Predicted 3D model of an 85-nucleotide RNA (c-di-GMP-I riboswitch aptamer) from Ornithinibacillus bavariensis. NCBI's taxonomy places the organism under Bacteria, Bacilli, Caryophanales, Bacillaceae, Ornithinibacillus.

RNA sequence: ACUUGUAAAAGGCAAACUAUCUGAAAAGGUAGGACGCAAAGCCUAGGGUCUAAGGUUGAAAGACUAUGAUAGCCUGGUUGCCGAG
Numbered sequence: 001a002c003u004u005g006u007a008a009a010a011g012g013c014a015a016a017c018u019a020u021c022u023g024a025a026a027a028g029g030u031a032g033g034a035c036g037c038a039a040a041g042c043c044u045a046g047g048g049u050c051u052a053a054g055g056u057u058g059a060a061a062g063a064c065u066a067u068g069a070u071a072g073c074c075u076g077g078u079u080g081c082c083g084a085g
Stems, first nucleotide, its partner, number of pairs: 002085004012037002017032006035072001041078003045075003048070003054065004
């Protein structure tokens, strides 16, 4: 440097759920909690999915719409611990 995660060690993160706060919602923060994770570190660039406040439309019900959300949906980018070859 490349490939790799069968075994080990040092450690790391934390799903559901509960409390509380923020938010129109999706969802997120904090505390508890562990289903899992070798990038479950970071980045919404492409795709997917969720939401629809505002906007458009409509007589209404509703429909459409991301500039919102998701990196623990996938691809991509980028950085990195330990071990093995």
Its Rfam family is "c-di-GMP-I riboswitch aptamer". Rfam describes the family as follows. GEMM was predicted in a large-scale screen for bacterial structured RNA regulatory elements.